[in-house]
Context: one part of a larger RNA
RNA sequence: CACCGCCCGUCACACCAUGGGAGUUGACAGGGGCAGAAGACGUUGAGCUAACCGCAAGGAGGCAGACGUCCAAGCUCUUGUCGAUGACUGGGGUGAAGUCGUAACAAGGUAGCCGUAGGAGAACCUGCGGCUGGAUCACCUCCUU
Numbered sequence: 001c002a003c004c005g006c007c008c009g010u011c012a013c014a015c016c017a018u019g020g021g022a023g024u025u026g027a028c029a030g031g032g033g034c035a036g037a038a039g040a041c042g043u044u045g046a047g048c049u050a051a052c053c054g055c056a057a058g059g060a061g062g063c064a065g066a067c068g069u070c071c072a073a074g075c076u077c078u079u080g081u082c083g084a085u086g087a088c089u090g091g092g093g094u095g096a097a098g099u100c101g102u103a104a105c106a107a108g109g110u111a112g113c114c115g116u117a118g119g120a121g122a123a124c125c126u127g128c129g130g131c132u133g134g135a136u137c138a139c140c141u142c143c144u145u
Stems, first nucleotide, its partner, number of pairs: 003108001005105001008101002011098001013095004018090003023085012039070006047063003052059002111132009
């Protein structure tokens, strides 16, 4: 400041965070498949081979090579979690002040509120049920003087 009061909601503007969202994208974890470097191990080993055996031929042993098993990266399909982003969209918060009305606070000018249903630019309106935390008037009961 004290009814020239207080105050509600829609709408408009600005900013902030946030939900939904066709999707896009990233990280991590799991599952299926493909693939299979080096290495290890196994099998083989017609090629190679100083030490051992043998007078020698050759043998033993070893090596290269071949094959297999295990296996890293990689490729691919799929599932989950988390994050970023996304046209558009939903409400929320804040803001000097703006728009429309005036719902509430006095009986707030239709008492208000609660539940529920329907309706409406918005606050709200209407119906039904409930409450008094309703004013006024009258009556009853109780208390005090």
The part of an RNA shown here (small-subunit ribosomal RNA, 3' minor domain) has 145 nucleotides and comes from an uncultured Pseudomonadota bacterium. Rfam family: Bacterial small subunit ribosomal RNA. Its mean pLDDT, the model's own confidence on a scale to 100, is 82. It was read from a public genome assembly.